[in-house]
RNA sequence: AUUGAACGCUGGCGGUAUGCUUAACACAUGCAAGUCGAACGGCAGCACAAUACCUGGCAACAGGUAUGGGUGGCGAGUGGCGGACGGGUGAGUAAUGCGUAGGAAUCUGCCCUUAAGUGUGGGAUAACCCGAGGAAACUCGGGCUAAUACCACAUAUAACUCUACGGAGGAAAGUUUGGUUGAGAGUUAAAUCUUGACCAAACGCUUGAGGAGGAGCCUACGUCCGAUUAGCUAGUUGGUUGGGUAAUGGCUGACCAAGGCGAUGAUCGGUAGCUGGUCUGAGAGGAUGAUCAGCCACACUGGGACUGAGACACGGCCCAGACUCCUACGGGAGGCAGCAGUGGGGAAUAUUGGACAAUGGGGGAAACCCUGAUCCAGCAAUACCGCGUGUGUGAAGAAGGCCUUCGGGUUGUAAAGCACUUUAGGUGAGGAAGAAGGCAAGCCGUUAAAUAGACGGCUUGCUUGACGGUACUCACAGAAUAAGCACCGGCUAACUCUGUGCCAGCAGCCGCGGUAAUACAGAGGGUGCAAGCGUUAAUCGGAGUUACUGGGCGUAAAGGGCGCGUAGGCGGUUAGAUAAGUGAGAUGUGAAAUCCCUGGGCUUAACCUAGGAAUGGCAUCUUAUACUGUUUAACUAGAGUACAGGAGAGGGUAGCGGAAUUUCCGGUGUAGCGGUGAAAUGCGUAGAGAUCGGAAGGAACAUCAGUGGCGAAGGCGGCUACCUGGCCUGAUACUGACGCUGAGGCGCGAAAGCGUGGGGAGCAAACAGGAUUAGAUACCCUGGUAGUCCACGCUGUAAACGAUGAAGACUAGAUGUUGGGCGGCUAGUUCCGCUUAGUAUCGAAGCUAACGCGAUAAGUCUUCCGCCUGGGGAGUACGGCCGCAAGGCUAAAACUCAAAGGAAUUGACGGGGGCCCGCACAAGCGGUGGAGCAUGUGGUUUAAUUCGAUGCAACGCGAAGAACCUUACCUACCCUUGACAUUUCUGGAAUCUUGUAGAGAUAUAAGAGUGCCGAGAGGAAUCAGAAAACAGGUGCUGCAUGGCUGUCGUCAGCUCGUGUCGUGAGAUGUUGGGUUAAGUCCCGUAACGAGCGCAACCCUUGUCCUUAGUUGCCAGCGCGUCAUGGCGGGAACUCUAAGGAGACUGCCGGUGAAGAACCGGAGGAAGGCGGGGACGAGGUCAAGUCAUCAUGGCCUUUAUGGGUAGGGCUACACACGUGCUACAAUGGGGCGUACAAAGGGUAGCCAACCUGCAAAGGGGAGCCAAUCCAAUAAAGCGCCUCCUAGUCCGGAUUGAAGUCUGCAACUCGACUUCAUGAAGUUGGAAUCGCUAGUAAUCGCGAAUCAGAACGUCGCGGUGAAUACGUUCUCGGGCCUUGUACACACCGCCCGUCACACCAUGGGAGUGGGUUGUACCAGAAGUAGUUAGAAUAACCUUGCAAAAGGAGUUCGAUUACAACGGUAUGAUUCAUGACUGGGGUG
Repeated sequence: AUUGAACGCUGGCGGUAUGCUUAACACAUGCAAGUCGAACGGCAGCACAAUACCUGGCAACAGGUAUGGGUGGCGAGUGGCGGACGGGUGAGUAAUGCGUAGGAAUCUGCCCUUAAGUGUGGGAUAACCCGAGGAAACUCGGGCUAAUACCACAUAUAACUCUACGGAGGAAAGUUUGGUUGAGAGUUAAAUCUUGACCAAACGCUUGAGGAGGAGCCUACGUCCGAUUAGCUAGUUGGUUGGGUAAUGGCUGACCAAGGCGAUGAUCGGUAGCUGGUCUGAGAGGAUGAUCAGCCACACUGGGACUGAGACACGGCCCAGACUCCUACGGGAGGCAGCAGUGGGGAAUAUUGGACAAUGGGGGAAACCCUGAUCCAGCAAUACCGCGUGUGUGAAGAAGGCCUUCGGGUUGUAAAGCACUUUAGGUGAGGAAGAAGGCAAGCCGUUAAAUAGACGGCUUGCUUGACGGUACUCACAGAAUAAGCACCGGCUAACUCUGUGCCAGCAGCCGCGGUAAUACAGAGGGUGCAAGCGUUAAUCGGAGUUACUGGGCGUAAAGGGCGCGUAGGCGGUUAGAUAAGUGAGAUGUGAAAUCCCUGGGCUUAACCUAGGAAUGGCAUCUUAUACUGUUUAACUAGAGUACAGGAGAGGGUAGCGGAAUUUCCGGUGUAGCGGUGAAAUGCGUAGAGAUCGGAAGGAACAUCAGUGGCGAAGGCGGCUACCUGGCCUGAUACUGACGCUGAGGCGCGAAAGCGUGGGGAGCAAACAGGAUUAGAUACCCUGGUAGUCCACGCUGUAAACGAUGAAGACUAGAUGUUGGGCGGCUAGUUCCGCUUAGUAUCGAAGCUAACGCGAUAAGUCUUCCGCCUGGGGAGUACGGCCGCAAGGCUAAAACUCAAAGGAAUUGACGGGGGCCCGCACAAGCGGUGGAGCAUGUGGUUUAAUUCGAUGCAACGCGAAGAACCUUACCUACCCUUGACAUUUCUGGAAUCUUGUAGAGAUAUAAGAGUGCCGAGAGGAAUCAGAAAACAGGUGCUGCAUGGCUGUCGUCAGCUCGUGUCGUGAGAUGUUGGGUUAAGUCCCGUAACGAGCGCAACCCUUGUCCUUAGUUGCCAGCGCGUCAUGGCGGGAACUCUAAGGAGACUGCCGGUGAAGAACCGGAGGAAGGCGGGGACGAGGUCAAGUCAUCAUGGCCUUUAUGGGUAGGGCUACACACGUGCUACAAUGGGGCGUACAAAGGGUAGCCAACCUGCAAAGGGGAGCCAAUCCAAUAAAGCGCCUCCUAGUCCGGAUUGAAGUCUGCAACUCGACUUCAUGAAGUUGGAAUCGCUAGUAAUCGCGAAUCAGAACGUCGCGGUGAAUACGUUCUCGGGCCUUGUACACACCGCCCGUCACACCAUGGGAGUGGGUUGUACCAGAAGUAGUUAGAAUAACCUUGCAAAAGGAGUUCGAUUACAACGGUAUGAUUCAUGACUGGGGUG
């Protein structure tokens, strides 16, 4: 885009089309083919006339009965024409069909033209009457009768047939009308009737000839799929001769011959009516074959003929079968795939309508009759087309809805309102065209003797419409009666809210939904179409995705393993002939309709209609001859032959050789050998291994050896001989296109494997043992059989690979190498150049998705072959062929997925590589892990043990400090605008004191008390009460968030602009060579620059200087003290705290090509970043935190909020982390004694002194601090003691007595004294910290804090050891490589097993369909035969009756033959216990 559509929701009107696609399933009922009296005998029914009778009536006349075909007409019958058309359907049919173009051996009713004729006789028979049978359908017998029915004769130079070539045979029908004229009947006469003769016309009839139209037959070409259908065929192919037909022909019989068809697809199987056309497409094509038109086939199923011009006949016949109906059970009837209609089937398809008015058909002389053809109407939005559902104005941007940042926005000029219009629909009125004809009369003409008649024309009159009072027109009223459907994540136009919470659901593909869903559902809004809109189904397109136009095959699917060669395809140069292909022109055909163009008609359009164009095709004729073909004659450039040389693991056969392994024999000799990562099995004292000599046997041929050689490929490697294939080179001669490719076919074809027979040293599947391992049916080891080897045969496959078919031509170069030839040079077997045949590396153009290829093409072309068409299923099943088997070749489908795949990119990863770093390892020192205690966590418990943190990067963490408070938890008791904020109103300042009840919150009672500003209204601040808005929440979500933080990591990285490269992702820069702690710096460089990081700038510490000199300092001077900077004084020193200096690879030497830099040195307090700190790039971990704070959403609101008391966070079989104290002598205890730093102190630090054993108490000086206080630093040093022990170690636990803080130490504080005196004697696997003022060790202080540190954060004292080095462990950086990973190795992913479902193969079989062969049987019918039966026409005999003949009919029979049957095959479908694999979860 489309449809004969269907379904869902919705639905105003009209026009034009279309409407059982399924059950060729079955059909009730009605209709669909009749007509002609001008062919005939007639006359049942109807009407009229006549006659007779009856009745009524005055009569005319009316009614009734009867008679008789008299008339109009006509049931049934004879006869003629038509029922072969029209209408339906598509079952069958793959060719007896259809389409296109041709052909010859034919027929043809009615029609047209033309010629001739139309004479004379005869015998029957229906109807009818009588009789009989039967339920019926119907049938039988006897009798009468007509014809345009039937027959004979005549006529016939025809055609035709027969022929003995002389000849013979061989037709017909009349009817009607008119005229003229006889006869008869009848009558008074007529009318009228009957019957002749003649003339004319019309319609017929017969025989020819021709035509038109129709039909039959033949030929060529075209006409679906399957080769898992490869061979088919006996009337088969042809001939001769009979028969048969309208006609050719094996159409048919007999005989003869052995043909005919087939890979250009026969035969068989499946499917299917074909075409014009229709749909789609740019076209080529693809799909399709409704309506309309042409052809074919069919008419319940199968068979058959009859009649006829035409049928093997839809509404005819016979037979068989199935089904239905009637029946008196004997027998009969029927065929909607005609129009309506019914049932059934189905997703689904209409009225048992009107009319012959028109068009057409049949009959008829005509009027006319018939016509479910047809024309109309009805039903259906089924399709196409057209119209309408209003128009203008209208901002207060109404109300309502929805959203909201609460301001507003949107629906929206939309509505309302105001002003208009009236199509369609409604009502009323008018009102076509479709009609041509027909009949009657008149006139004219033709025919004719004719004013009859017939025919034709003109005029007048009458008359014919189903649709339908329809189309159309006018009038009236009134916005009045008329809008939905789908969609809104992307593709794809259109966005928000609410609900839901991986549920419910959506979905064409991708995919949405797990609490903020533009994707589900609803709503508001929007978008698109619109009387429709969506969905489903189907076809084409997009799809260059079967590629003719117009694709591919190195790696994506795809080159056959290789050759030879048949058919076929293609084929060098020159000339002639021909004209098949090819080109041009002409003619015929290509039905109409359709499509296209231009007009015309319906108001327009759809639709209808006229003309034109087109119809790519086929056929015939003429012409051209370049090319192709055919043919003739030549040629040598392709191909081949001869000659001379050359290289080679080319192949085959036979012989020979040495090294090595193994075995055997002998000698020497002794304890191991062998093997591995390490071992063991194994061998060895019966003498191995080692070594020497000898022998046997098999297999393979080191070095040479090479991106070297040869071969078609597989493949080929010691030497020699013989046989043999191919290749290369040179120069000449010869043949003369002999060529290339190659479907089938034939041959070769590694390894393994198979068969038979040999052989068997080494190696070695299977197997055995030993190891390894969780296991180890493996890798390793010791053995070891097939096999490997030979001969003969089979197999026929490989990553049979260059993953690259063969042949030919053309298209830059460079380099190496192998085999030839030529030339030059050379001392040379040297070197150089040219050329040719191979082989290899790089590379230009070009090609390629990229990688890459690139004269050995994957470039540019030609020829031929093979192969591919998403992944899986599957190279599988079934079938066939081959094979001894293993198996091979050929080769599907169901089902399932939305991917599978290629190349390249960036990352990440690797038990890949290279370089480098880090207390990463190593080297050291000290710990943890064992004990007791402290503390945190898990777990458990509990009313509650609040919550969070969970590998590193949670666990002395939030918590720099839970008895109450804190506190979030639990229990109990209370409050509800609230403990807290803002707003309104009222009142009072506030506040304080004392009772009572209660666990307290609270409740209640009494009392004291009046401030500040002021413009005199009131205000600020505060308290109480009231009402609502609201407060409140440590409730949830850190996976909605901000902020803050941890971590990789103080690792050296992370990026950008411009340029360049690449189709692109991306790359380059940032890689490389050095160097550094560093992407630090230098050099190089298609890159050049820049940013964030690094470093530096900041703080501190180390040296010096300057300044300053109290509370700090005291050298010198002086005073004083037992002693002390205590005092005068000093400003030197220390120190304090402000400012400077200093360090920069600056200097020297060396290394480095140079540079950057490194190494060493000097000087210096300090040297190469001097030490330490602060400082943390881009990112990662949905890392941590909603319980610091902030915050979206959700939840709660007499509670999840608030208050109070008590309890809990402190529990305790257990497990883990972090610490403290120890286990002792480098120690414990006692006594004495020396030296810090940094901090803190007024709700505070607290001196002296007194008391107490002590914690502490009393006391009160000093200090808001370089002044006073805590405050004695400790380890250290000196002396004494302990003597290796559970101790004079260790201090847990417990008892008693106390101190302190605090409303309060019971749950649950710290400290003191006395007593008690547990575990523990250096800690398994494992694991942590530290590189110098560090570890270790020692004490001191602070924050928090009423009290409560073994924790944390600081401070100083003493003060080591070790680092060879980077193999390994962990982490990290850069480069590179592989990747099937990208949630990125904690990745991905394979197979079995278990369960569920699905399709499928096998399967003892079972049941159907189709079909072959052989046979039985044989209805109807046709043809033949016929001795039986019957018999009008003609012939013969006969006066006649009759007989005979010819012929015909019946019967019988033969042949053919449908249905049916028997036997045996083939094929296909369904089903089947069980079973095989496959797919999905």